[in-house]
Formats: sequence, structure tokens, C1' cells
RNA sequence: CGAAAAAAAUGGUAAACCUCGAGAGAUCGGGGGGCACAAAGCCUGCGGGUCCCUGAUAACAGGGAUGGCCGGGCUGCCGGA
Repeated sequence: CGAAAAAAAUGGUAAACCUCGAGAGAUCGGGGGGCACAAAGCCUGCGGGUCCCUGAUAACAGGGAUGGCCGGGCUGCCGGA
């Protein structure tokens, strides 16, 4: 000088479920609740997957939902320091 590779710590988010509300629905928001997450922070105005609705009813097309389905992009905490 370069490469690889943890513990730990401050904290953070918040699954299922219950409840109130919104929506045609997928689902979303508030409260409770913790399954889990080192990006489970943000982006569907980048590409897929899955789900909902409509047309068609074989395919296919359009609109919507999901970022805690994946890839990708951007940003962030700690430290072998």
C1' cells in the first nucleotide's frame, strides 16, 4: 500500500393476528402486537414475478396492488480504524 474476513454497540423498522377506518378488489392507513430484517430506508418514472379488476374467454391487452417476491438504482448506521 492492497485484499479478504467478525464480534460488539447506539439505536431503527415491524410479520401473523386483534381493532378502527378507506377501497369493487388485490391491498392500504391509525392503534395494539412482535415474526423477522444490516438496508425489511426510498424508487414500480428500469426489468421481471405474483395478486386484483376490466375486456376477451384460448391466448392476449389495459388499469391497479405488492419495495417484507427478486434483480437493479439511490441513500444511510457501526467498525479489524

Predicted 3D model of an 81-nucleotide RNA (c-di-GMP-I riboswitch aptamer) from a Nitrospirota bacterium.
Model confidence (mean pLDDT): 84 of 100.
The organism belongs to Nitrospirota, within Bacteria.
It was read from a public genome assembly, where an Rfam model found it.